[in-house]
Molecule: RNase P RNA; transfer RNA
Organism: Promineifilum sp. (SeqCode)
RNA sequence: CAAGCAGGCUGGGUGAUCGCGGUUCCGGUUCCCCGGGAUCGAGGAAAGUCCGCACUCCACAGAGCAUGGUGCCGGCUAACGGCCGGGCGGGGUGACUCGACGGCAAGUGCAACAGAGAGGCGUAUUGCCGCAGGGGGCAACCUUUGUGGCGAGGGUGAAACGGUGGUGUAAGAGACCACCGGCGGCGGCAGUGAUGUCGCCGGCCAGGCAAACCCCACCAGGAGCAAGGCCAAGCAGGGCGAAAGGCGCUCGUCGCCUACGGGGCUGCUCGUUCCGUCUGACGUCCGGGUAGGCUGCACGAGGUCAUCGGCAACGAUGGCCCCAGAGAGAUGAUCGCCGGGUGUUGGUCCGCCAACGCCUACAGAAUGCGGCUUAUAGGCCUGCUUGCUAA
RNA sequence: GGGCGCUUAGCUCAGUUGGUUAGAGCGCUUCGUUUACACCGAAGAAGUCGGGGGUUCGAGUCCCUCAGCGCCCA
Numbered sequence: 001c002a003a004g005c006a007g008g009c010u011g012g013g014u015g016a017u018c019g020c021g022g023u024u025c026c027g028g029u030u031c032c033c034c035g036g037g038a039u040c041g042a043g044g045a046a047a048g049u050c051c052g053c054a055c056u057c058c059a060c061a062g063a064g065c066a067u068g069g070u071g072c073c074g075g076c077u078a079a080c081g082g083c084c085g086g087g088c089g090g091g092g093u094g095a096c097u098c099g100a101c102g103g104c105a106a107g108u109g110c111a112a113c114a115g116a117g118a119g120g121c122g123u124a125u126u127g128c129c130g131c132a133g134g135g136g137g138c139a140a141c142c143u144u145u146g147u148g149g150c151g152a153g154g155g156u157g158a159a160a161c162g163g164u165g166g167u168g169u170a171a172g173a174g175a176c177c178a179c180c181g182g183c184g185g186c187g188g189c190a191g192u193g194a195u196g197u198c199g200c201c202g203g204c205c206a207g208g209c210a211a212a213c214c215c216c217a218c219c220a221g222g223a224g225c226a227a228g229g230c231c232a233a234g235c236a237g238g239g240c241g242a243a244a245g246g247c248g249c250u251c252g253u254c255g256c257c258u259a260c261g262g263g264g265c266u267g268c269u270c271g272u273u274c275c276g277u278c279u280g281a282c283g284u285c286c287g288g289g290u291a292g293g294c295u296g297c298a299c300g301a302g303g304u305c306a307u308c309g310g311c312a313a314c315g316a317u318g319g320c321c322c323c324a325g326a327g328a329g330a331u332g333a334u335c336g337c338c339g340g341g342u343g344u345u346g347g348u349c350c351g352c353c354a355a356c357g358c359c360u361a362c363a364g365a366a367u368g369c370g371g372c373u374u375a376u377a378g379g380c381c382u383g384c385u386u387g388c389u390a391a
Numbered sequence: 392g393g394g395c396g397c398u399u400a401g402c403u404c405a406g407u408u409g410g411u412u413a414g415a416g417c418g419c420u421u422c423g424u425u426u427a428c429a430c431c432g433a434a435g436a437a438g439u440c441g442g443g444g445g446u447u448c449g450a451g452u453c454c455c456u457c458a459g460c461g462c463c464c465a
Stems, first nucleotide, its partner, number of pairs: 001387010012338007020041009043362001047373002050371005055224004062270004067220005072086005087101001088099004102215002107213002109209002126153001127150010162180006181205001183202008228295004237286005244258005249252001259277007302321008339360009392464007401417004410448001419435005441457005
C1' cells in the first nucleotide's frame, strides 16, 4: 500500500422568526382563563411484540395425567431461548467465523419417482458359476431350455449394509486373515466438566429423519397497566334452565347424615371445599347506565467516574448526578450561515483551492427494566490477518 | 397500549401423515352453434403458494424472521 477479519463510537452545529408539552414563580382576572419569567422535554433502535422479569389482580391442602418451552460443558444474571469462556463438528491460507450441538445399537412411524431390491436378514433385471437335457461344429467351443448356487462387476437412486491386499471357491462373499477407517464396552491418565488421549476386549459394521411421534433431563398456575386501587356521577329490570328424604332436640329462616344439582381450585381427572334443593343459590341470554377525576407513574435490577477482583460476561467499594412523561398523545416548521459527503466545471506551486448542483438517514416514548431481531444517508477510531514493496 | 388470527390463479375457497405434474367454482381466451348475442358444447391459458433464511434426499405443509390485512379487550 492492497485485500480482508473482529470490535467500538457517532449519527449534525449555530442564528433569526413563528410555534408545542410538563413543573414552578410573578402579575392580571369576568374564576373561564390570559400575559411574562425560570427550568426540563425521545432513541440506538423509543420499532417488531419474539423471549425473560419486576409490578398488579384472580387462584393457591394435595396427587396424577396432559400441554408448552429449552437441550454439548462451566460460569454470569432478578430471570431468559440472552451474554462470556471452553469442548466437539463444518468453512477459511489466516485473522476469524457458523452450528435447535441430548437420544434413531428404547419403541413406533416415514422415504415419492426410479430401481431387481428402501428396512433386518430383504432382492435377482443385466450378470458369474455348477449340474442335467436339446441343437450346431472334426474339435476348441458356441447357442438354447430347465434346475440350483452367488452377492463381487454393470445399472437405479438423496440413500443399496465398510476400504485395500490376500486366502478360499465351480463362481463368489467378513466366509476367513492382515492392515486401515468407524462403532460399542471396560480400565488408566489429564480436566470442575463437556471432552481428549493411551491400552485391552468385542462382534464384523449396527444406515437416514426426532425443526416425525416419542424417550430422558430441566423449567413453566392464569391473565395482563384498557392489570389493579380510590372517588364522583348515573341506571330498570326481564326471560330461560334443576335437584329431597331421614334422624335429633333446646322446635328454629336450627343441627347432623345420606342423596341430588350447581360453582371454585384458570387445561382435565381424582380429591377437596362452598352454596343450594321452591324464601330459587348458581349459570346463561336480552336489556339499562357511565365514556369523568386522582392514583398505579418514574429514585430505578438508575446513570456516570475511579479503584479493586475476574481471561471475560460480570461483581464489589467509594465519589458525583437527578434525567420526558401527558388528555388519542408535546419535543416541530421555514429561512440563512457553518460543518460532513459526493458530482461537474475552472484554476494550480499537483499539496490543494474556488464556484455551482445534489445528499445529510432510519425513525419517534405511553407502566418500567434486561435481551434478541429488524430498519438506518453517511462518518470516525482501535486491534488483528494475508499478500506485495522498501528499510 | 395489550392479546389473537389470516395470506394459495383476476375473485372466492380446497389441499390428508412432507412425496412425482398444487386442484375446484366463477371469470378470461380461442373454436363450434346462431342472422347476431346470450345459454350450451369443446379446447386452452393463467400460480416466485405474501418475502427471505433454515431443517430434510425432498417444504404450500415443519422451524425462525420480516411484511401486509383483519378481529377482540376499558